This is a predicted structure of a 107-nucleotide RNA (SAM riboswitch aptamer (S box leader)) from Sphingobacterium sp. SGL-16. The model forms 94% of the base pairs in the Rfam consensus. The prediction has a mean pLDDT of 81. The source organism's lineage runs through Bacteria, Pseudomonadati, Sphingobacteriia, Sphingobacteriales and Sphingobacterium.
């Protein structure tokens, strides 16, 4: 890198260096950014998975290993698709899938 499984509308900040972009790809939108983006370092915090303890049924606590700390995975694209208004449906709410992210396991 790849495969499998699970999870995600909650939660969580400052300082230094740096100097213009960033929000996974590609479109369409919409946001963030010189009141300082990305990236790197330090400290702090959060608690998804593993781990530990208590419970044995749900769970609770801790924060050791990863991870994370603007906007639902920022929304949307593919499929299904109400009620009401209405007599326009190729639409919306909602749901599923795909893709990506994180964790654990495997090769």
């Nucleotide at each position: 890198c790849g495969c499998u499984u699970a999870u995600a509308g909650a939660g969580a900040a400052a300082g230094g260096c740096a100097g213009a972009g960033g929000g996974a790809c590609u479109g369409g939108a919409c946001c963030c950014g010189a009141u300082g983006a990305a990236g790197c370092c330090u400290u702090a915090g959060c608690a998804a998975c593993c781990u530990g303890u208590c419970a044995c049924u749900a769970g609770a606590c801790a924060a050791g290993g990863u991870g994370c700390u603007a906007c639902a995975u920022u929304c949307u694209a593919c499929c299904c698709g109400a009620a009401a208004c209405a007599u326009g449906a190729u639409a919306u709410a909602g749901g599923g899938a795909a893709a990506g992210a994180u964790a654990a396991g495997c090769c």